SAM riboswitch aptamer (S box leader) from Rossellomorea aquimaris, 108 nucleotides, folded computationally. The coordinates come from a structure-prediction model, not an experiment, and the mean pLDDT is 85. RNAcentral holds the sequence, with entries from MGnify. Taxonomically the source falls in Rossellomorea (Bacteria, Bacillati, Bacillota, Caryophanales).
RNA sequence: UCUUAUCAAGAGAGGUAGAGGGACUGGCCCGAAGACACCUCAGCAACCAGCCGCGAGUUUUGGUAUGGUGCUAAUUCCAGCAAGUUGAUGUCAACUUGGACGAUAAGA
Repeated sequence: UCUUAUCAAGAGAGGUAGAGGGACUGGCCCGAAGACACCUCAGCAACCAGCCGCGAGUUUUGGUAUGGUGCUAAUUCCAGCAAGUUGAUGUCAACUUGGACGAUAAGA
């Protein structure tokens, strides 16, 4: 970089350190009552491997949590592009659907 799948649920304490952080843009939030990050421990989940089942799956089943990842503010925090509906009327607002972007896993 490409492909496939998922993204409305779930799960925090301590220590170090000291200024921005939430990917980008806008909004809106978090943050010296210490955020973000890093470390330790704990937890959540069940993507991959392992293990155990049965009625054996066709969008390839159920369980377990041993290993590899991941995750533990806010729906991916909301929107961004397109179509549609409604209400006001030439540009907005709300909602729905699809997409894009991004994240994670597995494979190439």